[in-house]
Context: one part of a larger RNA
RNA sequence: AUUGAACGCUGGCGGCAUGCUUUACACAUGCAAGUCGAACGGUAACGCGGACUUUCGGUCUGGCGACGAGUGGCGAACGGGUGAGUAAUGCAUCGGAACGUAUCCAUUUGUGGGGGAUAGCCCGGCGAAAGCCGGAUUAAUACCGCAUAAUCUCCGAGGAGGAAAGUGGGGGACCUUCGGGCCUUACGCUGAUGGAGCGGCUGAUGUCGGAUUAGCUUGUUGGUAGGGUAAAGGCCUACCAAGGCGACGAUCCGUAGCUGGUCUGAGAGGACGACCAGCCACACUGGAACUGAGACACGGUCCAGACUCCUACGGGAGGCAGCAGUGGGGAAUUUUGGACAAUGGGGGCAACCCUGAUCCAGCCAUGCCGCGUGCGGGAAGAAGGCCUUCGGGUUGUAAACCGCUUUCAGACGGAAAGAAACAGUACAAGCUAAUACCUUGUACGAAUGACGGUACCGUCAGAAGAAGCACCGGCUAACUACGUGCCAGCAGCCGCGGUAAUACGUAGGGUGCGAGCGUUAAUC
Numbered sequence: 001a002u003u004g005a006a007c008g009c010u011g012g013c014g015g016c017a018u019g020c021u022u023u024a025c026a027c028a029u030g031c032a033a034g035u036c037g038a039a040c041g042g043u044a045a046c047g048c049g050g051a052c053u054u055u056c057g058g059u060c061u062g063g064c065g066a067c068g069a070g071u072g073g074c075g076a077a078c079g080g081g082u083g084a085g086u087a088a089u090g091c092a093u094c095g096g097a098a099c100g101u102a103u104c105c106a107u108u109u110g111u112g113g114g115g116g117a118u119a120g121c122c123c124g125g126c127g128a129a130a131g132c133c134g135g136a137u138u139a140a141u142a143c144c145g146c147a148u149a150a151u152c153u154c155c156g157a158g159g160a161g162g163a164a165a166g167u168g169g170g171g172g173a174c175c176u177u178c179g180g181g182c183c184u185u186a187c188g189c190u191g192a193u194g195g196a197g198c199g200g201c202u203g204a205u206g207u208c209g210g211a212u213u214a215g216c217u218u219g220u221u222g223g224u225a226g227g228g229u230a231a232a233g234g235c236c237u238a239c240c241a242a243g244g245c246g247a248c249g250a251u252c253c254g255u256a257g258c259u260g261g262u263c264u265g266a267g268a269g270g271a272c273g274a275c276c277a278g279c280c281a282c283a284c285u286g287g288a289a290c291u292g293a294g295a296c297a298c299g300g301u302c303c304a305g306a307c308u309c310c311u312a313c314g315g316g317a318g319g320c321a322g323c324a325g326u327g328g329g330g331a332a333u334u335u336u337g338g339a340c341a342a343u344g345g346g347g348g349c350a351a352c353c354c355u356g357a358u359c360c361a362g363c364c365a366u367g368c369c370g371c372g373u374g375c376g377g378g379a380a381g382a383a384g385g386c387c388u389u390c391g392g393g394u395u396g397u398a399a400a401c402c403g404c405u406u407u408c409a410g411a412c413g414g415a416a417a418g419a420a421a422c423a424g425u426a427c428a429a430g431c432u433a434a435u436a437c438c439u440u441g442u443a444c445g446a447a448u449g450a451c452g453g454u455a456c457c458g459u460c461a462g463a464a465g466a467a468g469c470a471c472c473g474g475c476u477a478a479c480u481a482c483g484u485g486c487c488a489g490c491a492g493c494c495g496c497g498g499u500a501a502u503a504c505g506u507a508g509g510g511u512g513c514g515a516g517c518g519u520u521a522a523u524c
Stems, first nucleotide, its partner, number of pairs: 001523003005520005012371006019363001020329001025327003029324003034074003039071002042067002046065003049061004081282003090207007099199003104195005110189002112146001114144002122135005152161003166187006174181002208254003215245003220242008257279004261272004284305005307318004335361001337360003343357001344355004374404004384395004408465001410460005418451001424444007468513005473494003479508005489496002
């Protein structure tokens, strides 16, 4: 000088930050990932409309707004947490070639024609429950063939394989079985190429301590062939060769997430890696794959284990290292708060919904910064305290007293920015058969604030409500008295204390810092 600090004494206000460093210990409760009806069959609840009705307010009706459960799509691999493991399958920097990529962007191709099921619903059954079984029936942007197709894939170069899905809005002719067809547009769907961003792989260099660890290695090192992967490769397998690493420290043991950075220091360096940002690893412990563009998946699945809970004893359920919160451990670390208003994310055409990400509020002097606790005048200097050579000195302009001001706190009143986009209206352009619809642009422009009646501003009253802590032998700024008598005690080092202690305890005085001050711990 510094700290994610703790402890002791003390404590007025505000701003901004930080806040389980220990048991990766166990967790009650609530919330933290949903959304789309413009993919689908539908209608459990609510509302509207309609019909019937005994007038009870009932029954029926998907017709409409909507929508529980279900099929389907996208998301759930992000965001959030933790640092156990990991000394290199990690990280940092600079490179490389044998790769993938949903959504997004650009260019381009196609979007034709069929089929069979299955959830849900209904019926029946089993079970305490979790849940499960059977029958009948139904839809799709779910699933499967057919057609067609290349700068796609395979190839023996002759060929062969090989996709798709519709939905919403609008509409003049024409057709119609009156449902619609058809046209158009928006969003989709399919194939291909390229891009962006992201990711997988790989080389070099660097990356803690121990030699009281000196040898280590058999898929080990390389080759051939094959398998496997999105992809190179002993990644895996068979065969062949006998290699490969090591005092420039292999192997083993211990410790540890890494970095940008942080602290310190004139620097070189040393120590550290909280918060914030990037990467990695993990998700009760161990193992495994499934789905998917992406996981070997924190709030998914399966198996095993430990633990906890329910049970009708047959069987089931669970995983806070998400946000709060509880117990425990500990010197020690906060609220079971508000809001999606902003920013961002997921879904959706949108409206909107979800979001313990986030933005805010709450608690704590934990840190940094700022402000205040008054200001001016006031004496040969009150009283009291302390000391005294008894003359006096000191506390001390300090107080009293006089005048002034009112920050902050208090009371009252006013009162924000953070919020303009998306909506809507008008006009223009594009698409188009179209002045619909839709998209874009311009202009106008309503609504929307958790924080919060907060910041800020004004008024009112009154010095009014607001100072402590450590030290005073030397180092080191600051001295006397009394008590004690090697006792009680102090102490960072030197050392004080055994009857005149500036070193112990108390008092007066002083010094330093100040809403803090000391101590302890730790680093330089």
Annotation
This is a predicted structure of a 524-nucleotide part of an RNA (small-subunit ribosomal RNA, 5' domain) from an uncultured bacterium. The full RNA is in RNAcentral, with records from ENA and SILVA. It matches the Rfam family "Bacterial small subunit ribosomal RNA".